[in-house]
């Protein structure tokens, strides 16, 4: 790379290096020399995995031990700090004059498992 599976209206910057670009693809709309994107330094969000801990319940049982479920704490792994994933894009409903509203889809991001 690929598969699977869950989340995606909420939240969170400051300092140096350096210098044109950045928002996935396509339009749009945006941010940006009052400094983009990339690196480091620090903090700060958040809780998927972790870790611990409480209730219930289930199993097996001598104390306990093993599992789910629900909550609460912590932050080791990662993630993450413009605009809903910035918005549309293909379907399908509604209300329609333009357009607008709703849901899926498909792209993508992120985690955790796995060929």
């Nucleotide at each position: 790379u690929g598969c699977u599976u869950a989340u995606c209206a909420a939240g969170a910057a400051a300092g140096g290096c350096u210098g044109a670009g950045g928002g996935u693809a396509u339009g749009g709309c945006c941010c940006u020399a009052u400094g983009a994107a990339g690196c480091c330094u620090u903090g700060a969000c958040a809780a998927c995995c972790u870790g611990u801990u409480u209730u219930u319940c289930c199993g097996u049982u001598c104390c306990g031990c093993g599992g789910a479920a629900a909550g609460g704490c912590a932050a080791g792994g990662u993630g993450c700090c413009a605009a809903u994933u910035c918005c549309a894009u293909c379907c399908u409903g509604g209300a329609c004059a333009a357009u607008c509203c709703a849901g899926g889809a498909c792209a993508g991001a992120u985690a955790a498992g796995u060929c």

Description: The RNA shown here (SAM riboswitch aptamer (S box leader)) has 115 nucleotides and comes from Terrimonas ginsenosidimutans. The coordinates come from a structure-prediction model, not an experiment, and the mean pLDDT is 82. The model forms 97% of the base pairs in the Rfam consensus.